Annotation:
RNAcentral holds the sequence, with entries from MGnify. SAM riboswitch aptamer (S box leader) from a soil metagenome, 121 nucleotides, folded computationally.
RNA sequence: UCUUAUCGAGAAAGGUUGAGGGAUCAGGCCCGUUGAAACCUUAGCAACCGCUCCGUAAAUCGGGGGCCAUGGUGCUAACUCCUGCCCAAAUCCGGUAACGGAAUUAAUGGGAAAGAUGAGA
Numbered sequence: 001u002c003u004u005a006u007c008g009a010g011a012a013a014g015g016u017u018g019a020g021g022g023a024u025c026a027g028g029c030c031c032g033u034u035g036a037a038a039c040c041u042u043a044g045c046a047a048c049c050g051c052u053c054c055g056u057a058a059a060u061c062g063g064g065g066g067c068c069a070u071g072g073u074g075c076u077a078a079c080u081c082c083u084g085c086c087c088a089a090a091u092c093c094g095g096u097a098a099c100g101g102a103a104u105u106a107a108u109g110g111g112a113a114a115g116a117u118g119a120g121a
Stems, first nucleotide, its partner, number of pairs: 001121007012042005020031003025084004043076003048072002050068001051066001052064004080114001085111004089105001091102004
């Protein structure tokens, strides 16, 4: 870098240190001297890999299970903190209606993009 799955659940104390942090840019909203980020220690969460069982000729494919956390990762404020792009919806105007048009985002739904993590290449 590419492919793919998942992302409304869950889980913090101590030490060192000392002003920032919530990926990036913008806007918002939060967290922070009752101690941010980083590093270390310990603890915890979680079934992605793994383990185990089933299907298949077999499998790296598909599916089930656990009161599995010993192994490889990951994670432990807020939905991935929210929005940004598209569609719907809502609003206004026209029309009997189907529908067409306009301007916009406080609230709502879906999708994309981006990102994070795992697995594979």